The RNA shown here (c-di-GMP-I-GGC riboswitch aptamer) has 85 nucleotides and comes from a Candidatus Rokuibacteriota bacterium. It was read from a public genome assembly, where an Rfam model found it. The coordinates come from a structure-prediction model, not an experiment, and the mean pLDDT is 84. NCBI's taxonomy places the organism under Bacteria, Bacteria candidate phyla, Candidatus Rokuibacteriota. The model forms 91% of the base pairs in the Rfam consensus.
[in-house]
RNA sequence: CUCGAUAAGGGCAAACCCGUCGCGAGGCGGGGACGCAAAGCCACGGGUCAGGCCGCGAGUUAGCCUGACAGCCGGGCUACCGAAG
Repeated sequence: CUCGAUAAGGGCAAACCCGUCGCGAGGCGGGGACGCAAAGCCACGGGUCAGGCCGCGAGUUAGCCUGACAGCCGGGCUACCGAAG
């Protein structure tokens, strides 16, 4: 460096519930644990979702804008521990 133990010390926290903010996707706080070795960070590519706009001569059927999701997949940055290989 790769890798990831039935290791050690720890970490995070899905669904759901409560509060709160938001038109919404969803965010934050508390409870709660399905899971996670980057489930730490970044919307860069794809994707999904929300709100809005646009458009028709209806097709071989879209496009645009603004957002959300990092626990959808890639990519980038950073990082604790150290068995085996």